Formats: sequence, structure tokens, C1' cells
RNA sequence: UCUUUAUCAAGAGUGGCUGAGGGACCGGCCCUGUGACGCCACGGCAACCACGCGACCGCCAGGUCGCGGCUCAGGUGCCAAUUCCUGCCCUGCGCCUCGGUGGCGCGGGGGGAGAUGAGGG
Repeated sequence: UCUUUAUCAAGAGUGGCUGAGGGACCGGCCCUGUGACGCCACGGCAACCACGCGACCGCCAGGUCGCGGCUCAGGUGCCAAUUCCUGCCCUGCGCCUCGGUGGCGCGGGGGGAGAUGAGGG
């Protein structure tokens, strides 16, 4: 850097250093000198991989599902807001409009993008 696949409505923060930005991008809307982002320390959440236990399947290679987290140096990840909302397509309802392939508001489904894990090039 490309790609496959699973998940994304739940959950979990204090202190120190620093000092102006941050929430990927767009438009919104937010957070922020009552200290953002980042770094460090400690703590926590979760259960993707690993590990342990149980059940089931099995062509006996292994696989699927469930449970656990004191697993007392396991590997990552995460700890404002649904992935903060939205962007493209389809669609329901209400209102506006003489009309409409129109406008506004509130929803639903799919897709795209992004993030993270595990695998592959």
C1' cells in the first nucleotide's frame, strides 16, 4: 500500500507534562485556557485473536456454539456525543407550492466512506 472477512445503538477516566486546537473528509452540529490534540503513568471497558472450561458435529485434520477474564508480564483495540449526524440510491408520513423529476421537516431500507480485529498479496 492493495485485498478478503467479521463487527461498529452497549461499555469504560483520573493524574502529570505541554499549550491551541480537535471530532478522518464535506456540510452541519459539537468539544476545548474550568486546558483541546499529543505524550507519559496508573486505572478501566470489551471479548477480535490467543488461552482455559463445557456442549455439539466430525471424513479424527479439526470445526461450530456457549461460558470465563485473577489469563497476578497473553497480542491488539477502545474509554464525549450511534462510526456525533449527514453525503449516493430507493422509499413512508406531514407541511408548503397553481404546478412539478420542486422545497422544508421527521423516519425506514440499501450502498459508499471510515475505524478496529483476524487472514492473504